Predicted 3D model of a 477-nucleotide part of an RNA (small-subunit ribosomal RNA, 3' major domain) from an uncultured prokaryote. RNAcentral holds the full RNA, with entries from ENA. Model confidence (mean pLDDT): 83 of 100. Its Rfam family is "Bacterial small subunit ribosomal RNA".
Context: one part of a larger RNA
RNA sequence: UGACGGGGGCCCGCACAAGCGGUGGAGCAUGUGGUUUAAUUCGAUACAACGCGAAGAACCUUACCUACCCUUGACAUCCUCAGAACUUGUUAGAGAUAACUUGGUGCCUUCGGGAACUGAGUGACAGGUGCUGCAUGGCUGUCGUCAGCUCGUGUCGUGAGAUGUUGGGUUAAGUCCCGUAACGAGCGCAACCCUUAUCCCUAGUUGCCAGCGCAUAAUGGUGGGAACUCUAGGGAGACUGCCGGUGACAAACCGGAGGAAGGUGGGGAUGACGUCAAGUCAUCAUGGCCCUUAUGGGUAGGGCUACACACGUGCUACAAUGGUCGGUACAGAGGGCAGCAGCCCCGCGAGGGUGAGCGAAUCUCACAAAACCGGUCGUAGUCCGGAUUGGAGUCUGCAACUCGACUCCAUGAAGGCGGAAGCUCGAGGAAGCGCAGAUCAGAAGGCUGCGGUGAAUACGGGCUCGGGCCUUGUACA
Numbered sequence: 001u002g003a004c005g006g007g008g009g010c011c012c013g014c015a016c017a018a019g020c021g022g023u024g025g026a027g028c029a030u031g032u033g034g035u036u037u038a039a040u041u042c043g044a045u046a047c048a049a050c051g052c053g054a055a056g057a058a059c060c061u062u063a064c065c066u067a068c069c070c071u072u073g074a075c076a077u078c079c080u081c082a083g084a085a086c087u088u089g090u091u092a093g094a095g096a097u098a099a100c101u102u103g104g105u106g107c108c109u110u111c112g113g114g115a116a117c118u119g120a121g122u123g124a125c126a127g128g129u130g131c132u133g134c135a136u137g138g139c140u141g142u143c144g145u146c147a148g149c150u151c152g153u154g155u156c157g158u159g160a161g162a163u164g165u166u167g168g169g170u171u172a173a174g175u176c177c178c179g180u181a182a183c184g185a186g187c188g189c190a191a192c193c194c195u196u197a198u199c200c201c202u203a204g205u206u207g208c209c210a211g212c213g214c215a216u217a218a219u220g221g222u223g224g225g226a227a228c229u230c231u232a233g234g235g236a237g238a239c240u241g242c243c244g245g246u247g248a249c250a251a252a253c254c255g256g257a258g259g260a261a262g263g264u265g266g267g268g269a270u271g272a273c274g275u276c277a278a279g280u281c282a283u284c285a286u287g288g289c290c291c292u293u294a295u296g297g298g299u300a301g302g303g304c305u306a307c308a309c310a311c312g313u314g315c316u317a318c319a320a321u322g323g324u325c326g327g328u329a330c331a332g333a334g335g336g337c338a339g340c341a342g343c344c345c346c347g348c349g350a351g352g353g354u355g356a357g358c359g360a361a362u363c364u365c366a367c368a369a370a371a372c373c374g375g376u377c378g379u380a381g382u383c384c385g386g387a388u389u390g391g392a393g394u395c396u397g398c399a400a401c402u403c404g405a406c407u408c409c410a411u412g413a414a415g416g417c418g419g420a421a422g423c424u425c426g427a428g429g430a431a432g433c434g435c436a437g438a439u440c441a442g443a444a445g446g447c448u449g450c451g452g453u454g455a456a457u458a459c460g461g462g463c464u465c466g467g468g469c470c471u472u473g474u475a476c477a
Base pairs, nucleotide, nucleotide: 001477002476003474004473005472007471008470009469010468011467012466013465016460019425021423023421026316027315028314029313030312031311032310033309034307035306042053043052064302065301066300067299068298069297070296073125077124078123079121080120081119082118083117086103089100090099091098092097107114108113127291128290130289131288132287136285137284138280139279140278141276143274148187149186150185151184152183153182154163155162156161167178168177169176193268194267195266196265198236199235200234201233202232203231204230208225209224212223213222214221239262242256243255244254245253246252318418322377323376324375325374326373327372334365335364336363339358340357344353345352346351384415389410390409391408392407393406394405395404431453433451434450435449436448437447
């Protein structure tokens, strides 16, 4: 000087407390451990691994296993020889592949040949998701959006170092003020950026419809309008600016006015010096090591989907604030041409037929659901719950056996609100409700967004956890 303390002081945080909802019990989904297996490819492992890499394993992917094949190789550069490239069909085979066969003679040319491509050969080489993340770059997680981390000059100290950065106040903040052997400065904080909340201006189609007409069973459907909503470009607005009080005549704090918004208005992006030899050699790049008729390459089938068990994360429930039947409202944000697909017809349905319109403020996906109104069920393992299984189908796709999703009929398991324990959440946030998108042929209960409904509680600073500053002890570095 740090680090540590079951030392002290001050302060903060959904850290506790006060509340709401869930997990741990059940069934299923998913990830992991373990076990099994020919293989169940690899990585991630307290917080910070475990719906993680994977925004989507039937083949492919795919790296694993088995079998069958190739050896200058699936890919790159160079050399030699031959043939344009390319293409039809047959046979063998699981296919890769092999054999035979049909058509085809192109482009440039100095007529030597050349360009592209294919085959054969030779060796330089290719290739490796093989090892080392403890050789590395790059990227990332975490402490933590915590308020800290440092430097120059000066001063003090023999020196390590100190000072500044400590102190008194204050703040979300090393934020600001005052004091001060310090005076300044840098990286962080804040602001500048995006979005949302109010108003104004400009613009007015595909969006809008107040007033005036037309038409209709009805609808901005139409003439028209530019007010309103909205869209999207510009601007205004919030700054402790104003008033009162407290304070040290400071910084600031408390209350108020005005205002759509008030003291950082809400949300996002933004992550200092560093820590964890944290993670990644399987995104990529790369040193070293290793393989080279194989640890490289091709193909088919299988596996990654196994299942005495254990854990994590979720979904659905156990019901009446509910289930079910009928009626009837109201979104936002997105996607669409190898695409989204209306109306109509067929089917109980998944869906099929047809193909209007739309590269979309125009058409379409697309009925939002919870909510509301009415009927029914009456506390039952039930008209709760839907696992499992049987049968019949639909769709995608060469192909749904291993191993897809969905539909209909039948079946109707566990489950009576869950031990110890432990999790999230501060306002349009929790909880409930549905919608969309990425990936994607198909395959969400995951993820990322979007809106609708919309609470309870916060006394406080004693305790638990984590963090910041000052101080103290230390046989630790």